Context: one part of a larger RNA
RNA sequence: ACCGGCGAGUUAUCCUUGCAUGCGAGGUUAAGUAGACAAUACGGAGCCGAAGCGAAAGCGAAUCUGAAAAGGGUGAAGAGUAUGCAGGGAUAGACCCGAAGCCGUUGUGAUCUAGUCAUGAGCAGGUUGAAGGUUGGGUGAAACCAACUGGAGGACCGAACCGACCCCCGUUGAAAAGUUGGCGGAUGACUUGUGAUUAGCGGAGAAAUUCCAAUCGAACACGGCGAUAGCUGGUUCUCCCCGAAAUAGCUUUAGGGCUAGCGUUGCGGUAAGCGUAGUGGAGGUAGAGCACUGAAUUCAUGCGGGUGGCACCUAGCUAUACCAAAUGAAAUCAAACUCCGAAUGCCAUUAUGUAGUAAGCAGCAGUCAGACUGUGGGUGAUAAGGUCCAUGGUCAAAAGGGAAACAGCCCAGACCAACAGAUAAGGUCCCAAAAUCUACGCCAAGUGGAAAAGGAUGUGGAGACGCGUAAACAGCUAGGAGGUUGGCUCAGAAGCAGCCAUCCUUAAAAGAGUGCGUAACAGCUCACUAGUCGAGUAUCUCUGCGCCGAAAAUUAACCGGGGCUAAGCGUAGUACCGAAUCUAUGGAUUUGUGCAGCAAUGUAUAAGUGGUAGGGGAGCGUUCCAUGGAGCAUAGAAGCCAUACUGUAAGGAGUGGUGGAGCGCAUGGAAGUGAGAAUGCCGGU
Numbered sequence: 001a002c003c004g005g006c007g008a009g010u011u012a013u014c015c016u017u018g019c020a021u022g023c024g025a026g027g028u029u030a031a032g033u034a035g036a037c038a039a040u041a042c043g044g045a046g047c048c049g050a051a052g053c054g055a056a057a058g059c060g061a062a063u064c065u066g067a068a069a070a071g072g073g074u075g076a077a078g079a080g081u082a083u084g085c086a087g088g089g090a091u092a093g094a095c096c097c098g099a100a101g102c103c104g105u106u107g108u109g110a111u112c113u114a115g116u117c118a119u120g121a122g123c124a125g126g127u128u129g130a131a132g133g134u135u136g137g138g139u140g141a142a143a144c145c146a147a148c149u150g151g152a153g154g155a156c157c158g159a160a161c162c163g164a165c166c167c168c169c170g171u172u173g174a175a176a177a178g179u180u181g182g183c184g185g186a187u188g189a190c191u192u193g194u195g196a197u198u199a200g201c202g203g204a205g206a207a208a209u210u211c212c213a214a215u216c217g218a219a220c221a222c223g224g225c226g227a228u229a230g231c232u233g234g235u236u237c238u239c240c241c242c243g244a245a246a247u248a249g250c251u252u253u254a255g256g257g258c259u260a261g262c263g264u265u266g267c268g269g270u271a272a273g274c275g276u277a278g279u280g281g282a283g284g285u286a287g288a289g290c291a292c293u294g295a296a297u298u299c300a301u302g303c304g305g306g307u308g309g310c311a312c313c314u315a316g317c318u319a320u321a322c323c324a325a326a327u328g329a330a331a332u333c334a335a336a337c338u339c340c341g342a343a344u345g346c347c348a349u350u351a352u353g354u355a356g357u358a359a360g361c362a363g364c365a366g367u368c369a370g371a372c373u374g375u376g377g378g379u380g381a382u383a384a385g386g387u388c389c390a391u392g393g394u395c396a397a398a399a400g401g402g403a404a405a406c407a408g409c410c411c412a413g414a415c416c417a418a419c420a421g422a423u424a425a426g427g428u429c430c431c432a433a434a435a436u437c438u439a440c441g442c443c444a445a446g447u448g449g450a451a452a453a454g455g456a457u458g459u460g461g462a463g464a465c466g467c468g469u470a471a472a473c474a475g476c477u478a479g480g481a482g483g484u485u486g487g488c489u490c491a492g493a494a495g496c497a498g499c500c501a502u503c504c505u506u507a508a509a510a511g512a513g514u515g516c517g518u519a520a521c522a523g524c525u526c527a528c529u530a531g532u533c534g535a536g537u538a539u540c541u542c543u544g545c546g547c548c549g550a551a552a553a554u555u556a557a558c559c560g561g562g563g564c565u566a567a568g569c570g571u572a573g574u575a576c577c578g579a580a581u582c583u584a585u586g587g588a589u590u591u592g593u594g595c596a597g598c599a600a601u602g603u604a605u606a607a608g609u610g611g612u613a614g615g616g617g618a619g620c621g622u623u624c625c626a627u628g629g630a631g632c633a634u635a636g637a638a639g640c641c642a643u644a645c646u647g648u649a650a651g652g653a654g655u656g657g658u659g660g661a662g663c664g665c666a667u668g669g670a671a672g673u674g675a676g677a678a679u680g681c682c683g684g685u
Stems, first nucleotide, its partner, number of pairs: 001685006011092013026048003032042003052059002062074004095234002098231001102224003106221003114198009123188001125157003128153001132149006161185003165182002169178001200216001202212003209218001237619006247260005261367002263364005273354009287340001288338002293334003297330005304323002306320005370395010400411003415587003420583003426577003429562003435574001437573006448564001454548002458545007466537002475532005481505003486500003511526001515524002588609009620674001622671007631663002639658005645652002
């Protein structure tokens, strides 16, 4: 890992609701006794109901309060009870498995390990050379010095032995702590054998929460024990009907609860419900506005203040490129501004349409982590696949088609069948079903098939305004002069550093000069003019489609691909394709209604039949029990294997083989009643 078997809402008592049955103002027995110890009979103790109110005495269809014949509170105005079955609850382990833990007059452990006690054992070899001593020197005597002797030490080096500092290896190991190579101690607080001792609310500890048998912040075994688990996992056959929630309030509450909301079943009930239209309302949002409250800009007038001047004894006069109230004019802004003010929505009413309507009562729930998307907002950075509200949608609990792929987007809601038809979104060159369709434009960038500020004689459309055959625009040829080097300034300033002025003349035209240039001149050039040429040219606005701006991390990788100049974009149109949609055909089933029937049911017709949590309904199968069939079976039961039969499903038959002794069917009953999941349990391979 697979296969097989086992494996989870049970049982008892009570309460409650529904259904069934009996009896009914009553219903019913319990223990017990009798009994083929069955039914049943006896047993009326007890229980529930038939009357309530009051704290009670008590009164009683009333009663309590009260002074009350008032008012008010609670009641009365006839249905229960017993048993069974089913749903739910309570108490119990209460659907099953699962802790870490807690406790005990309970026990077992110091053969591991820690300390201690008793009694034994062990430590190759080498080195150093303490005290003391002896002899000599030395001294008054000592101290002291030298040599020799001596053999101390938690001394030195280093095996055994004990340990464990480093790296590799090993890591389903050779080993649940080891191996190789180095390493520390090695006469000591050393190591070690044997025996003994200390016990868990404890012992021991050169002290690390360290050890106490591979277990230690409290050992192990057993018991309390099926501890508890608001947590995780699992929870076994089928079909049919309906079908949620992820919200509010409260919560030592936030991943749990309770009540409400939303679901379902039964009763109930009718126009209360829902849709549409008309009518009548309340309201202060969007927008808008500035009349209020505030914000904010400019101008005018300008209180008041500042500053300068005059004057000065006080008072004052005057100016003002300063600040500035208030008023006026103009133009703005606001969630907590409003002189105004929608659309929707909401309330009421009328009409109309509609049904498994709504309210209410009762049984049973589940839900309290929501997600994205459109719209209106808060928060955030007018960030987030962010977060928090509101209001729709989808997913959740929804399959199908489209978006290449893609819960939440677009289309559309799957009862079943088939090799029928029409469509939606989206598409129609090939992959790949359907137009290489029609008409008119645009794009040249592979734009399409990613992006901004900004930039640009890209190109199309609409307009505005100049110049132009009396010759424009561009190019080419020629001129572009004189007074004059204008005046000033300046070292210089001559069109061209700067300041001032900017005239006159000759002319077809030519600035007291557009730019380059020189130290200053010079030089080049422009404006302006003529000639040549011969038809458009200059500028601006709005707008369509393009261009640049454009760098990323594993080849192409920002059309799904091929590829496309349309097979791109815009406008208009006609076909076609395209889904589980719709239609047509056949069938099943649910509910309503009509008809028939006592009913079960049948039939006609209409509307339905996606579905998680969950509610309701109807069934299949397994084991056992009761009753029945003159049930089946060695002329072959169950089980197993094969099989083209049958039922809407769970399932049910037939036949053949195998097997070798039991087993169906019908009607009821009772459950150890259905397996794929629980890191399930046991076995096998």

This is a predicted structure of a 685-nucleotide part of an RNA (large-subunit ribosomal RNA, domain II) from Prevotella sp. Its mean pLDDT, the model's own confidence on a scale to 100, is 86.